[in-house]
RNA sequence: UAUUGAAAAAGCUAAACCCAUCGUGAGUUGGGGACAGAAAGCCACGGGUCUCAACGAGAUAGCCGAGUUACCAAU
Numbered sequence: 001u002a003u004u005g006a007a008a009a010a011g012c013u014a015a016a017c018c019c020a021u022c023g024u025g026a027g028u029u030g031g032g033g034a035c036a037g038a039a040a041g042c043c044a045c046g047g048g049u050c051u052c053a054a055c056g057a058g059a060u061a062g063c064c065g066a067g068u069u070a071c072c073a074a075u
Stems, first nucleotide, its partner, number of pairs: 002075004012037002017032004022027001035062001041068002045065003048060005
């Protein structure tokens, strides 16, 4: 460096739901919580789904694919 993996060790994220908050809305943000995750880190490039005030604009990265960065172990 590449590939594979999460058995071990150190860690990480945080579903549903509840409270508060922002937004027309999908949904966001903070706190609690823990379903699950080996990229559930980042990214809206492609597809899907969803929203709207619908010639378009937006949301979703924990829907799939691509791109990019990364701990540990083995080869």

The RNA shown here (c-di-GMP-I riboswitch aptamer) has 75 nucleotides and comes from a Campylobacterota bacterium. It was read from a public genome assembly, where an Rfam model found it. The model forms 94% of the base pairs in the Rfam consensus. The prediction has a mean pLDDT of 85.